RNA sequence: CUCACCGUAGUUCAAUGGAUAGAAUAAGAGUUUCCGAAGCUCUUGAUACAGGUUCGAUUCCUGUCGGUGAGG
Numbered sequence: 001c002u003c004a005c006c007g008u009a010g011u012u013c014a015a016u017g018g019a020u021a022g023a024a025u026a027a028g029a030g031u032u033u034c035c036g037a038a039g040c041u042c043u044u045g046a047u048a049c050a051g052g053u054u055c056g057a058u059u060c061c062u063g064u065c066g067g068u069g070a071g072g
Stems, first nucleotide, its partner, number of pairs: 001071007010025004018055001027043005048064005
């Protein structure tokens, strides 16, 4: 320099164009207990960034940034 893949919650993963982005785990509160742990209930929290297409974009297209791999 070129090519391919990836970027979603603190973490691990779903959602392949359709209405409110979901689950586990973590964190906080409550319940329970003599006190804890475990269990149960509730709450909080995310689409890397900027454009484009579309009635509608996590999804499709372009560019930028970051990561991984391959080639030279």

This is a predicted structure of a 72-nucleotide RNA (transfer RNA) from Pelistega indica. Its Rfam family is "tRNA". Rfam's curators write: Transfer RNA (tRNA) molecules are approximately 80 nucleotides in length.